A computed fold for a 101-nucleotide RNA, annotated as Purine riboswitch aptamer. It matches the Rfam family "Purine riboswitch aptamer". Its Rfam clan is "Purine riboswitches". Rfam describes the family as follows. Riboswitches are metabolite binding domains within certain messenger RNAs that serve as precision sensors for their corresponding targets. It was read from a public genome assembly, where an Rfam model found it.
RNA sequence: UCGUUUUUUCAUAGAUUUUCUCGUAUAAGUGCAGGGAUCGGCCUGCAUGUCUCUACCUGAUCACCGGAAAUGAUCGGACUACGGGAGAAGAGCUCUAUACC
Numbered sequence: 001u002c003g004u005u006u007u008u009u010c011a012u013a014g015a016u017u018u019u020c021u022c023g024u025a026u027a028a029g030u031g032c033a034g035g036g037a038u039c040g041g042c043c044u045g046c047a048u049g050u051c052u053c054u055a056c057c058u059g060a061u062c063a064c065c066g067g068a069a070a071u072g073a074u075c076g077g078a079c080u081a082c083g084g085g086a087g088a089a090g091a092g093c094u095c096u097a098u099a100c101c
Base pairs, nucleotide, nucleotide: 011098012097013096014095015094017088018087019086020085021084022083023082024081025080026055029048030047031046032045033044034043035042040065041064049056057077058076059075060074061073062072063071
């Protein structure tokens, strides 16, 4: 010096945590059964609606119902599923993508 073997080197970004926001879904909707109130206008359950898990309520105003069994309209207010964006945190583990050896 060359060859071989062994060892070493093993990064960046994102997700995973958390906050906000936007989009999609669903109209926080519809149908029905049983019960209840009328100083009230509810309770329980079933079904349906979503390439969808869950939820399917509440407030205000107006109307309507004269003692009966039935509520209606308008406006405002969520949660959940998935996806996009922005911020915070960022110790470890794990996952994904790319790159390097």